[in-house]
RNA sequence: AUCGUCGCGGCGCCAAAUUCCCCGCUAACAGCGGGGGAGCGGGGGGCCCAAAGUCUCUCCGGGGCGAAUCGCAGCCUGAUGGCUGCGUAGCGCGUCGCCGCGAUGCGCGAGCCCGACAGCUAACCCCGUCGGCCCAGACAUGAGCUCUC
Numbered sequence: 001a002u003c004g005u006c007g008c009g010g011c012g013c014c015a016a017a018u019u020c021c022c023c024g025c026u027a028a029c030a031g032c033g034g035g036g037g038a039g040c041g042g043g044g045g046g047c048c049c050a051a052a053g054u055c056u057c058u059c060c061g062g063g064g065c066g067a068a069u070c071g072c073a074g075c076c077u078g079a080u081g082g083c084u085g086c087g088u089a090g091c092g093c094g095u096c097g098c099c100g101c102g103a104u105g106c107g108c109g110a111g112c113c114c115g116a117c118a119g120c121u122a123a124c125c126c127c128g129u130c131g132g133c134c135c136a137g138a139c140a141u142g143a144g145c146u147c148u149c
Base pairs, nucleotide, nucleotide: 012133013132014131018038019037020036021035022034023033024032025031039129040128041127042126043125044124049119061117062114063113064112065111070087071086072085073084074083075082076081090108091107092106093105094104095103096102097101
C1' cells in the first nucleotide's frame, strides 16, 4: 500500500406507487411474463342528514384523479373557447434561527379520465400500486477549445 474479517455509525427528492409468496419461460439466486396477499392510495354504494326552481340532450351538461384553482391584460375565434404574459388559492424542496414556530431562497401552480351518470353514506362492490428526477464514482464514445511545432 492492498485485500479480508468483525464492530459501530451514516446514507437524496416528487408521487399512493412499497414489500412478501406462487407458477412458467429454464439448468440458473439474473431477466421476463402471469397470478395471489400485506401495506398504501382512489372510486362507487343505505337509513339519517343535506338537497328538493335542482340537472338539460347532442351540447356552454354533470362528475372523478391531482397542489394544479381563480383573476387581469393582449392576440386569435362566429361562439364555446384557445394562445401568450403577469399575478394568485394551493403545493414541494432547501437554508438560517429564538426550532410545535418564524424568517428567507428556489421551484410547481400541469395533465388525464368517466360518458348523460354518481351529495354524504354502514354493510358491500370495484380500481391503482406507474413514472420522473438529484448527488458521487467507474467505463465507453463524441464534439469543441487552448498552446506549441

This is a predicted structure of a 149-nucleotide RNA (c-di-AMP riboswitch aptamer (ydaO/yuaA leader)) from a Solirubrobacterales bacterium. NCBI's taxonomy places the organism under Bacteria, Bacillati, Actinomycetota, Thermoleophilia, Solirubrobacterales.